A computed fold for a 343-nucleotide RNA from a Pseudomonadota bacterium, annotated as Bacterial RNase P class A.
The sequence is in RNAcentral, with records from ENA.
A source record names the gene rnpB.
Model confidence (mean pLDDT): 78 of 100.
Its Rfam family is "Bacterial RNase P class A". Rfam's curators write: Ribonuclease P (RNase P) is a ubiquitous endoribonuclease, found in archaea, bacteria and eukarya as well as chloroplasts and mitochondria. Gene Ontology terms of the family: dimeric ribonuclease P complex, tRNA processing and ribonuclease P activity.
[in-house]
RNA sequence: CAGGUCAGCCAGGCGGUCGCGCCCCUUCGGGGGUGAGGAAAGUCCGGGCUCCACAGGGCACGGUGCUGGGCAACACCCAGGCGGGGUAACCCGACAGAGAAGGACCACAGAAACAGACCGCCGGGCGCAAGUCCGGCAAGGGUGAAAAGGUGGUGUAAGAGACCACCGGCGACCGUGGCGACACGGCGGCCAGGCAACCCUCACCGGGAGCAAGGCCAAGCAGGGGCGAUGGGGCGGCCCGUCCCGUCUGAGCCCCGGGUAGGCCGCUUGAGGCGGCGGGCAACUGCCGUCCCAGAGAGAUGACCGCCCACGACAGAACCCGGCUUAUCGGCUGGCCUGGGAG
Numbered sequence: 001c002a003g004g005u006c007a008g009c010c011a012g013g014c015g016g017u018c019g020c021g022c023c024c025c026u027u028c029g030g031g032g033g034u035g036a037g038g039a040a041a042g043u044c045c046g047g048g049c050u051c052c053a054c055a056g057g058g059c060a061c062g063g064u065g066c067u068g069g070g071c072a073a074c075a076c077c078c079a080g081g082c083g084g085g086g087u088a089a090c091c092c093g094a095c096a097g098a099g100a101a102g103g104a105c106c107a108c109a110g111a112a113a114c115a116g117a118c119c120g121c122c123g124g125g126c127g128c129a130a131g132u133c134c135g136g137c138a139a140g141g142g143u144g145a146a147a148a149g150g151u152g153g154u155g156u157a158a159g160a161g162a163c164c165a166c167c168g169g170c171g172a173c174c175g176u177g178g179c180g181a182c183a184c185g186g187c188g189g190c191c192a193g194g195c196a197a198c199c200c201u202c203a204c205c206g207g208g209a210g211c212a213a214g215g216c217c218a219a220g221c222a223g224g225g226g227c228g229a230u231g232g233g234g235c236g237g238c239c240c241g242u243c244c245c246g247u248c249u250g251a252g253c254c255c256c257g258g259g260u261a262g263g264c265c266g267c268u269u270g271a272g273g274c275g276g277c278g279g280g281c282a283a284c285u286g287c288c289g290u291c292c293c294a295g296a297g298a299g300a301u302g303a304c305c306g307c308c309c310a311c312g313a314c315a316g317a318a319c320c321c322g323g324c325u326u327a328u329c330g331g332c333u334g335g336c337c338u339g340g341g342a343g
Base pairs, nucleotide, nucleotide: 001339002338003337004336005335006334007333008332009331010330012308013307014306015305016304017303018302020035021034022033023032024031025030037314041325042324044323045322046321047320048319049210050209051208052207061206062205063204064203065202066080067079068078069077070076081095082093083092084091085090096201097200102199103198105194106193118141119140120137121136122135123134124133125132126131149167150166151165152164153163154162168191169190170188171187173186174185175184176183177182214265215264216263217262223256224255225254226253227252231245232244233243234242235241272291273290274289275288276287277286278285279284309312
């Protein structure tokens, strides 16, 4: 320098004018402060919070599935093991059980997908021969994603882990190391497939609904109780007058409980952000200091102008938080790997 890989970060900036939500002040004219995201998204997991349910045990259903750790918890994160990919950095894996139960399935092709023999090889009978019938074999051919482990030998009519050596694989056995997954070595006998995000088995976990959760205040109407008559209401304030309602089948007033409309709370200070010191390989965590960072309820965050640059993507809160996944113009920083060049 080029290519790659991993991690972190930014997401047009500044100024002016007008406008919007929330909070504070106000002399009611206005002034000040603050105002989306890394995903606010999908709602796929996990929790907080709220209400309902709940002796204990089991079944069913759903989820998770290597080990150790982190966390409030998780299907997340960190470290490690094993398997796979890559020259490497690094990436991917629901990664328990198909050999301690059982079932289902394995397209097409192929004789056969767990069972067998199409071509073939060998022996015997028949036949002049081509061939045919019976039996043996599974080495070779052929099919397929997959067909009795590989190489060499012994053996045989021909063959075959039938037997032998080495290698590969398997094991519920032993030793050593490791908290452990597991690794290494030994020993053992022997090879009849795959598939469990199909049923199933094993281990562990899981009550239900969700802020339209849920709570508080509470007109009117209806209900219950009490008082109640030269009474109550309208006609602009008062008097007169007049009209309406009512006089025990009760006008009107007061009280009560539940509760509709409506209003308020829940609502944002939190498993919080930043900095320092300490622990830990790390995820993460302890202590101290410091900061307050949207909170509406028809739902705000916009428009215009000027300058600059790399000419600006995906997209916008609605109870909150931790993850995962998906979308995203362009750019910055750092670690590591590979190749090339120069000193």